[in-house]
Context: one part of a larger RNA
RNA sequence: CUGGGCGUAAAGCGCGCGUAGGUGGUUAUUUAAGUUGUCUGUGAAAUGCCUGGGCUUAACCUGGGCCUGUCAGGCAAUACUGGGUAACUAGAGUACAGUAGAGGGUAGUGGAAUUUCCGGAGUAGCGGUGAAAUGCGUAGAUAUCGGAAGGAACAUCAGUGGCGAAGGCGGCUACCUGGACUGAUACUGACACUGAGGUGCGAAAGCGUGGGGAGCAAACAGGAUUAGAUACCCUGGUAGUCCACGCCGUAAACGAUGUCAACUAGCUGUUGGUUCACCAAGGUGAAUUAGUGGCGCAGCUAACGCGAUAAGUUGACCGCCUGGGGAGUACGGUCGCAAGAUUAAAACUC
Numbered sequence: 001c002u003g004g005g006c007g008u009a010a011a012g013c014g015c016g017c018g019u020a021g022g023u024g025g026u027u028a029u030u031u032a033a034g035u036u037g038u039c040u041g042u043g044a045a046a047u048g049c050c051u052g053g054g055c056u057u058a059a060c061c062u063g064g065g066c067c068u069g070u071c072a073g074g075c076a077a078u079a080c081u082g083g084g085u086a087a088c089u090a091g092a093g094u095a096c097a098g099u100a101g102a103g104g105g106u107a108g109u110g111g112a113a114u115u116u117c118c119g120g121a122g123u124a125g126c127g128g129u130g131a132a133a134u135g136c137g138u139a140g141a142u143a144u145c146g147g148a149a150g151g152a153a154c155a156u157c158a159g160u161g162g163c164g165a166a167g168g169c170g171g172c173u174a175c176c177u178g179g180a181c182u183g184a185u186a187c188u189g190a191c192a193c194u195g196a197g198g199u200g201c202g203a204a205a206g207c208g209u210g211g212g213g214a215g216c217a218a219a220c221a222g223g224a225u226u227a228g229a230u231a232c233c234c235u236g237g238u239a240g241u242c243c244a245c246g247c248c249g250u251a252a253a254c255g256a257u258g259u260c261a262a263c264u265a266g267c268u269g270u271u272g273g274u275u276c277a278c279c280a281a282g283g284u285g286a287a288u289u290a291g292u293g294g295c296g297c298a299g300c301u302a303a304c305g306c307g308a309u310a311a312g313u314u315g316a317c318c319g320c321c322u323g324g325g326g327a328g329u330a331c332g333g334u335c336g337c338a339a340g341a342u343u344a345a346a347a348c349u350c
Base pairs, nucleotide, nucleotide: 003322004321005320006319007304008303012318014201015200016199017198021194022193023192025088026087027086028085029084030083031082033081034080035077036076037075038074039073040072041071048066049065050064051063052062053061054060091191092188093187094186095185096183097182098181099180103177104176105175106174107173108172109171110154115149116148117147118146119145120144125136126135162169163168206247207246208245209244210243211242215241216240220236221235222234223233258317259316260315261314262313263312266295267294268293269292270291271290272289273288274287275286276285277284278283279282299306300305323350324349325348332343333342334341335340
C1' cells in the first nucleotide's frame, strides 16, 4: 500500500458553519469526453514463457512463436456516467396561519434561608464528635423577638418532562432575538448531501485588568486519630467560586455509537401538533405527524447486547486505527501573558 475495521478489544474530530474536492432526483433531445466494438500503427534487442536444434548431458548458445497490455489515430455503437439545451416536482427552500419550550442576550424585580451589625428580653453555657479537643461565651454567647446591610442560589411546581449543534439552559416581569413542529394552499425549480484546509462556538479549572465577597472552600494554621498521618474527622481560613471586558481551547466534551438519505414484524408509556368519531361536555377512542422512553421478531454481534432513535440491509462524503512499553513524550513548527495546547517521532525493550 492493500485488506480488515472504529458501542465495550486500537480506532468517530467536543460541536457547528462552510471553501476546494467527491457524490447527486424525474423526462425528452443533442454531443460522444469516459465506456464498448472493430481496423491500422507502435509495443527495439536481450531477458521471460512455449516449442524445436547444437556442444556426451546440464549450465550455456541458437531458430520460431507469444509478450494477452498500453499509447496514438480512423470508423462505428449510445444503455450507463459526463457536457449542452428544453422541461418537470416527489429532494431542498420561500410565503401564509397557528403551537409548545429552563433556546440566547439586556434591564428591572420578589420571597425563603445563611452570615454580619444594631436594639429588646434573658443566663451559663454553646458548638462539635465514634469519643474528644482546638474554637466561641460573664467584655453577656447559644436559643428567642424586632430592625438594618450585603452577596449568592432560586425549595415546592419537577417529570428516563421541555429547549439547544454541542458545551449547556430552571424564581418572576418587560424588551430584543435564533431555531423547531403542525396545517392547507400558492410559489421557486435540484437551488441538494458531505466537507481536506479555513472559520466560529465551546463545562470546570486556570490567567490578565477592574469591581464584588454572604455561604462554601484548594493552599495554610490549629485540634484529634495513628506506630507515623504532610490524609480521612473537627475548628478556623486565603485564592477561587460572583460581575464586566479580554485570554485559555481542554474533559469519562459519553449514547465511550460522525453527518445525510432510503428500506425492514409487532406491543407499550410519555411530550408537542393536526384530523375524525362518540357521548354523560370534558373526556374517551381511532388515524396521522415531530420528538422522547421501556420491551421485543428477523437480522447483526466474540459475547454483552443493539433491535425503525439499529450496533439490521444499503448508498454518499469526511475523520480515525494497525502489538505492549518508550509516549501523546523528545526535537522542530504553529498558537498562548503564562500554565500549557496542537502537530508528532526514534533509539531501545518485551
Predicted 3D model of a 350-nucleotide part of an RNA (small-subunit ribosomal RNA, central domain) from an uncultured bacterium. Its mean pLDDT, the model's own confidence on a scale to 100, is 86.